[in-house]
A computed fold for a 92-nucleotide RNA from uncultured Hydrogenophaga sp., annotated as Glycine riboswitch aptamer. NCBI's taxonomy places the organism under Bacteria, Pseudomonadota, Betaproteobacteria, Comamonadaceae, Hydrogenophaga.
RNA sequence: CCCCCUGGAGAGAGGCCCCACCCGAUGGGGUCCACCGAAGGAGCAAGCGCGGCAUCGCCCGCGUGAAUCUCUCAGGUAAAGCGGACAGUGGG
Numbered sequence: 001c002c003c004c005c006u007g008g009a010g011a012g013a014g015g016c017c018c019c020a021c022c023c024g025a026u027g028g029g030g031u032c033c034a035c036c037g038a039a040g041g042a043g044c045a046a047g048c049g050c051g052g053c054a055u056c057g058c059c060c061g062c063g064u065g066a067a068u069c070u071c072u073c074a075g076g077u078a079a080a081g082c083g084g085a086c087a088g089u090g091g092g
Base pairs, nucleotide, nucleotide: 001092002091003090005088006087007086012033014032015031016030017029018028019027020026034077035076036075040073041071042070043069047064048063049062050061051060052059
């Protein structure tokens, strides 16, 4: 790193509109507002590297640089299902 199994959180059954002949229910889609962080994506601390200076330093600039932190582009927001970072047993 891959595979099987097990556990696995958060947040609107929101408004308006469209589709399935009409209405309702349900489902799907678009849009607006609110919200969540645990697919994916993005950001950076120390450290390290390079460079700068009438000043050589607890200096300045650039690069590199992790997460369950931060952002919320993507994704998600009744239950169930699906998905799910991460963790555990076993196998390769």

Annotation:
It matches the Rfam family "Glycine riboswitch aptamer". Its family is annotated with glycine biosynthetic process in the Gene Ontology. RNAcentral holds the sequence, with entries from MGnify.